Predicted 3D model of RNase P RNA and transfer RNA as a complex of 419 nucleotides. Rfam match: Bacterial RNase P class A. Gene Ontology terms of the family: ribonuclease P activity, dimeric ribonuclease P complex and tRNA processing.
[in-house]
C1' cells in the first nucleotide's frame, strides 16, 4: 500500500434579515431589552427505580423473576473483570452457561429396539446342549433348534464412550496403550475453576416440558397518577352488615355506599437532578470520593423556524410533554487513539 | 402521552401436551337450463406479521422489531 478488529467522538458552520417559546427587569398596557431554548437515539415502551394515589395489623400457601464466579450500582434481565466453550492465521468475537443418578412427562414417522436396561431385523458364531449322518466306545462332517454374539448391514435428531493392539467359536472395556468422561486426593486460586497423580472402564436427548435447588419481590394504578381553592344535579339501596383490603386462607378494617350526568376551566405537581461540565485521588474496570464552575427547554393546539450568502453539495434517522438509570431499533458522511494479517521497501 | 390486547386461506374464525395447519362462506371447473340464479358433485387455495434463538422438529415455547386495534380527562 491493501483488507480487518476494537474503544471513543462529531451529528454542519459563519454573516445578515425576518419571526415563535419560556424566565427576568422596565412599563398603566401594547411593548422593549437582556438570557435561554430538542437527542444520540427526545423513538419502541422492552427491564429496573424515583415520585404520587387508594388498600395495607400480620401469617401461611400460591404466584412472579433471575440463573458459570466475583463486582459495580439506588435498583436491574444492566455495566465491568475472570473462568469454561465455540469461531476466527490474528488483533479478536461470540455465549440463555445451575441441576436429566430427586421424580414425572415427551422423543412424530421409520426401524427389531427410543430407555422400569440389558435390545438380535439382516448378519457373524458353531465353544456348549440337543439333532442327522460316516466310522472303532470316541472323533470327523454337515445343518442351524436351543443358545451365544452389539464388530458389520439398515432405521433414524439421536442406537448403550471413541481408535488402535491383544484377546475369542465369533464377539464384547473382556484386557491394554491413548483420547473423551464423571469421581478421589494433592496442589495454586477468593471462587467459577486450572494443573498433576490415583484408581473407576464409564447406560440416549429435552429443564427458552413439569419440576428441583439457590438467591430475590407488599399489592394495584400511573402525572389522563394526584394535591389545593372556587362551583354542582338526579335516582337508588342499607341501617347491623352492604361494601373495602391481593390470586386464595386465616384474619383485619369498618360507617354511609352505589349508579347515572354536567363541567373539563385555575394554580401546583414540572424540572435543582441517584444530574452535567472541568479538575485532583483511589480502583485493571464498571465505577467511587472530594474540590471548583454555571443553571442549562417546561408546552397544554402544543415554541426551538423561514429565506439569502459563502464553504465543491448541505443533504441521514430523526421533535422533548412526571423525572431518571440501561437495553433494543434507525441512522448519509466523516473524525481521533490503538492493534492485526498478507505483500513491498528500508 | 400512560397502560393494555391483537395478527392463520380472499373474509370470518378453529388449531387441544411441539410432529409437519382445517372449518364456513366465497372463489374456479363440470351437470342441470335457450341463458342465468337455486340445487347436486368436484377441484385450488396459506413463506402461520418479519427477523433471530432453544428443539431432532416451532403456528405453538423465549427473544427483538413491523402493522393494527382498545381503554384512560
Nucleotide at each position: 500500500u491493501g483488507a480487518a478488529g476494537u474503544a471513543a467522538u462529531c451529528g454542519a458552520a459563519c454573516a445578515g434579515u425576518c419571526g415563535c417559546c419560556g424566565u427576568a427587569u422596565a412599563g398603566a398596557a401594547a411593548u422593549a431589552u437582556a438570557c435561554g431554548g430538542a437527542g444520540g437515539a427526545a423513538a419502541g415502551u422492552c427491564c429496573g427505580a424515583a415520585c404520587a394515589c387508594u388498600c395495607a395489623a400480620g401469617a401461611g400457601c400460591a404466584g412472579g423473576u433471575u440463573g458459570c464466579c466475583g463486582g459495580a450500582u439506588a435498583a436491574c434481565g444492566u455495566c465491568c473483570g475472570g473462568u469454561g466453550c465455540g469461531g476466527g492465521u490474528g488483533a479478536c468475537c461470540g455465549u440463555g452457561a445451575g441441576g436429566a443418578u430427586a421424580g414425572u412427562g415427551c422423543c412424530a414417522c421409520a426401524g427389531a429396539a427410543a430407555a422400569c436396561a440389558u435390545a438380535a431385523c439382516c448378519g457373524c458364531c458353531g465353544a456348549u446342549g440337543a439333532c442327522u449322518g460316516c466310522c472303532u466306545u470316541g472323533g470327523c462332517a454337515g445343518a442351524a433348534c436351543a443358545g451365544g454374539u452389539a464388530a458389520g448391514g439398515g432405521u433414524g435428531c439421536a442406537a448403550u464412550g471413541g481408535u488402535g493392539a491383544g484377546g475369542u467359536a465369533a464377539g464384547a472395556g473382556c484386557u491394554c496403550a491413548c483420547c473423551g468422561c464423571a469421581g478421589a486426593u494433592a496442589u495454586c486460586g477468593a471462587g467459577a475453576g486450572g494443573u498433576a497423580u490415583c484408581g473407576g472402564g464409564c447406560a440416549g436427548g429435552u429443564a427458552a416440558a413439569c419440576c428441583c435447588c439457590a438467591a430475590c419481590c407488599g399489592a394495584g394504578u400511573g402525572c389522563a397518577a394526584g394535591a389545593u381553592a372556587a362551583a354542582u344535579u338526579g335516582a337508588a339501596g342499607a341501617u347491623u352488615a352492604a361494601g373495602g383490603c391481593u390470586g386464595c386462607u386465616c384474619g383485619c378494617c369498618g360507617c354511609c355506599u352505589u349508579c347515572a350526568g354536567a363541567a373539563a376551566a385555575a394554580u401546583c405537581g414540572c424540572u435543582u437532578g441517584a444530574g452535567c461540565a472541568u479538575a485532583u485521588a483511589g480502583g485493571u474496570a464498571a465505577c467511587u470520593a472530594u474540590a471548583u464552575c454555571g443553571c442549562c427547554a417546561g408546552a397544554c393546539a402544543g415554541a426551538u423556524g423561514a429565506c439569502u450568502g459563502u464553504u465543491u453539495a448541505a443533504a441521514a434517522c430523526a421533535g422533548a410533554a412526571u423525572u431518571c438509570g440501561g437495553c433494543u431499533u434507525a441512522c448519509g458522511g466523516g473524525u481521533u487513539a490503538c492493534u492485526u494479517c498478507c505483500c513491498c521497501u528500508g | 402521552g400512560c397502560g393494555u390486547c391483537c395478527u392463520u386461506a380472499g373474509u370470518u374464525c378453529a388449531g387441544u401436551u411441539g410432529g409437519u395447519a382445517g372449518a364456513a362462506c366465497g372463489u374456479c371447473g363440470g351437470u342441470c337450463u335457450c341463458c342465468a340464479a337455486a340445487a347436486c358433485c368436484g377441484g385450488a387455495u396459506g413463506u402461520c406479521g418479519a427477523g433471530g434463538g432453544u428443539u431432532c422438529g416451532a403456528g405453538u415455547c423465549c427473544u427483538u422489531c413491523a402493522g393494527g386495534g382498545c381503554g384512560c380527562g
The prediction has a mean pLDDT of 75.